Predicted 3D model of a 74-nucleotide RNA (transfer RNA) from a Clostridia bacterium. It was read from a public genome assembly. Its Rfam family is "tRNA". From the family's description: Transfer RNA (tRNA) molecules are approximately 80 nucleotides in length. The family's RNA type in Rfam is transfer RNA. The organism belongs to Clostridia, within Bacteria. The prediction has a mean pLDDT of 80.
RNA sequence: GCGACUUUAGCUCAGCUGGAUAGAGCAACUGCCUUCUAAGCAGUAGGUCGGGGGUUCGAGUCCCUCAAGUCGCG
Numbered sequence: 001g002c003g004a005c006u007u008u009a010g011c012u013c014a015g016c017u018g019g020a021u022a023g024a025g026c027a028a029c030u031g032c033c034u035u036c037u038a039a040g041c042a043g044u045a046g047g048u049c050g051g052g053g054g055u056u057c058g059a060g061u062c063c064c065u066c067a068a069g070u071c072g073c074g
Stems, first nucleotide, its partner, number of pairs: 001073007010026004019057001028044005050066005
């Protein structure tokens, strides 16, 4: 330099053929339980879906570009 893939909550990830209010587990916080802690149970909060632009009535999803990472080729 070229190509492929990945980027969604603090972490690991799901999200179908473009359509409902963007979800799960773990972690955090609050409460219950317990002499206390852990475990268990109930609940709460946390996201401009990597940045920008485009297509569309409508984009996490399609297109372009940039960035970061992984792998391969030279």